[in-house]
Context: one part of a larger RNA
């Protein structure tokens, strides 16, 4: 030094766990804000500090209902209380009070939680304190009021509403490229990404100047088809209908106007009553014994219960220990919805009459239509133009007659669809800690970076801390040996298993 065996040291693989996550399905909810959100600051205990809650009335107060024998949130002991049958600790529920300071931030200012003010009212040490009120805009009312007689702008004074915040679906205005076209220009990527505005629980669309084709449907919206079909296309690469047919769900109506005629149909909003759900509960059958073990829940007798053998926990594997389950069952107060009375407002029904003009069409240039201007209808409209009036007009893919079909230029309209920040239940041939969310843990943390913005890493002692009293070596150390404890201490806090590289010690061998 090197091989085997044997015991160790280091490493944290791997196995088993799951506090977490990821995918959904069936509810709810679909918002929150000037009554000051969203998200912060700084406070706040017996408290140093983090991390829940809470606001100077601060781990909280009031009052209504449920629970109740234990409690005073977590690390996390301790200390010092409170309370034990209930009007009364304590916890959960409903409605209430309280709620610093910054945020729209709103009385001015600002390097966000900071500074500085004005007005009126009380106070008193008279110059300070305590409330309160003081932003823009929008719409309504009433006042005053230029140039300018009259108005009118302007002002002021009241009321009224916005305004910012939130994952997605939705509407509308703008609106790319990389990329494909094996290059690239028309074309695609796409009207897609993304910026802007606006709304709702949906939200657009909607009751034909629609299709059909000579027979006939009968708003809209979403599926499945027709179908990669007719089409379009440097006829390239690609992009792609409708008719027809079958489902989902349907629902119709008002106004451009005047008499009749009624305050009844509808439809909001308030009211009161019932009923249903929600937001806290309850009540609910029953197991002992003997072995093995540390421990029964296991294995053997025997027994009870099941509208309950969903799960879950208890010292191994539990219908019958314990939360729970399966049936029933509950609400003082809120709040949602239904029915039903009542008030306000809206206005039902007849008749007779009307029937949306710079607008339909046209030019020139664009865009939408599956449809790139093409033979190109149809739809929109930036410019110039411009009818007709139901004996009328519009379409039927140039156009022209014939037929055939609807009635433009006013407006409302529930479902069937779409989504899920967020709440409850529950479900997986979904992960189980280099996996699944970045993040099972003080995680958008630490930490990097001027910023925008980038981003970790880390789970497991035991049934139970019973977490090792005491005694030795050592620095009143690290670490270690006894001894206790435990079923196990090679379960000892660097704690469950504990694999390999690595490193070591003892044997034998080999050189």
């Nucleotide at each position: 030094c090197g091989u085997a065996c044997a015991c160790g040291g280091u490493c944290a693989a791997u196995g088993c766990c799951u506090u977490g996550g990821c995918a959904g399905u069936c509810a709810g909810a679909g918002g929150c804000g000037a009554u000051g959100a969203a998200g912060g600051a700084c406070g706040u205990g017996c408290u140093a500090a983090u991390c829940u809650g809470c606001g100077a009335a601060a781990a909280g107060c009031g009052c209504c209902g449920g629970c109740a024998a234990g409690c005073u949130g977590a690390u996390a002991u301790g200390a010092a209380g409170c309370g034990u049958u209930a009007c009364u600790a304590g916890c959960c529920g409903a409605c209430g009070a309280u709620c610093u300071c910054c945020g729209a931030a709103u009385g001015g200012g600002g390097a966000a939680a900071c500074c500085c003010g004005g007005u009126g009212u009380a106070a008193c040490u008279c110059g300070u304190u305590a409330c309160a009120c003081c932003a823009u805009c929008u719409u309504c009312a009433g006042g005053u009021a230029a140039a300018u007689c009259a108005a009118u702008a302007g002002c002021c004074u009241g009321a009224u509403g916005a305004a910012g915040c939130g994952a997605a679906c939705c509407a509308a205005g703008g609106a790319a490229a990389c990329u494909g076209a094996a290059a690239c220009a028309u074309c695609u990527c796409a009207g897609u990404a993304c910026c802007u505005u606006g709304a709702g629980g949906a939200a657009a669309a909607g009751a034909a100047a629609u299709c059909a084709a000579c027979c006939g449907a009968g708003a809209u919206u979403c599926c499945c088809u027709u179908a990669g079909u007719a089409g379009c296309g440097g006829c390239g690469a690609g992009c792609g209908a409708a008719c027809g047919g079958g489902g989902a769900g349907c629902a119709g109506c008002c106004c451009a106007g005047a008499g009749c005629c009624a305050g009844c149909a509808u439809c909001a909003a308030c009211u009161a009553a019932c009923g249903c759900a929600u937001u806290a509960g309850g009540a609910a059958a029953g197991c002992a014994g003997u072995c093995u073990g540390g421990a029964a829940a296991g294995a053997c007798u025997g027994g009870c219960a099941a509208u309950a053998g969903a799960g879950g926990g208890u010292g191994a594997u539990a219908g019958c220990c314990c939360c729970g389950u399966a049936u029933c069952u509950g609400a003082a107060a809120a709040u949602g919805c239904g029915c039903u009375u009542g008030u306000u407002g809206u206005g039902a029904g007849c008749u007779c009459g009307a029937u949306a003009a710079g607008u339909a069409g046209g030019g020139c240039g664009g865009g939408a239509c599956a449809c790139g201007u093409g033979a190109u209808a149809u739809c929109c409209u930036g410019u110039c133009u411009g009818a007709a009036u139901a004996u009328g007009g519009g379409g039927g893919g140039a156009c022209c007659a014939u037929c055939c079909u609807c009635c433009a230029a006013g407006g409302c309209u529930a479902a069937a669809u779409a989504c899920u920040a967020c709440u409850g239940a529950c479900u997986g041939a979904c992960c189980g800690a280099u996996a699944g969310u970045g993040a099972a843990c003080u995680a958008g943390u630490a930490c990097c970076g001027u910023a925008a913005g980038g981003g970790a890493a880390a789970g497991g002692c035991g049934a139970a801390a019973a977490g090792a009293a005491c005694c030795c070596c050592g620095g009143c150390a690290a670490g270690g040996g006894g001894a206790g404890u435990g079923a196990a201490a090679u379960a000892g806090a660097a704690c469950c298993u504990g694999a390999a590289a690595c490193c070591g010690u003892g044997u034998a061998c080999g050189u």
The part of an RNA shown here (large-subunit ribosomal RNA, domain I) has 511 nucleotides and comes from secondary endosymbiont of Ctenarytaina eucalypti. The RNAcentral record of the full RNA draws on ENA and SILVA. Lineage of the source: Bacteria > Pseudomonadota > Gammaproteobacteria > Enterobacteriaceae > aphid secondary symbionts. It matches the Rfam family "Bacterial large subunit ribosomal RNA". Its family is annotated with structural constituent of ribosome and ribosome in the Gene Ontology.